[in-house]
RNA sequence: GCCGGAGUGGCGAAAUUGGUAGACGCGCACGACUCAAAAUCGUGUCUCGCAAGGGGUGAGAGUUCAAUUCUCUCCUCCGGCA
Numbered sequence: 001g002c003c004g005g006a007g008u009g010g011c012g013a014a015a016u017u018g019g020u021a022g023a024c025g026c027g028c029a030c031g032a033c034u035c036a037a038a039a040u041c042g043u044g045u046c047u048c049g050c051a052a053g054g055g056g057u058g059a060g061a062g063u064u065c066a067a068u069u070c071u072c073u074c075c076u077c078c079g080g081c082a
């Protein structure tokens, strides 16, 4: 230099013939249970906002009524070729 793959809450990881983003698990917080703890169970857990609602999928742009998903450029990581 060329080719391919990946990037989503604190972490892992779903959602792709374009149509409610964050299911599920881990962790964490609070509570229940216990003499106390562990285990187990319940509720909550991206962000702004009192609320209604808005923003958010590596960054920017494009297509579209609508983009995590399609197209282009760039960044980071992994693999292959030279």
Base pairs, nucleotide, nucleotide: 001081002080003079004078005077006076007075010026011025012024019065027045028044029043030042031041032040046055047054048053058074059073060072061071062070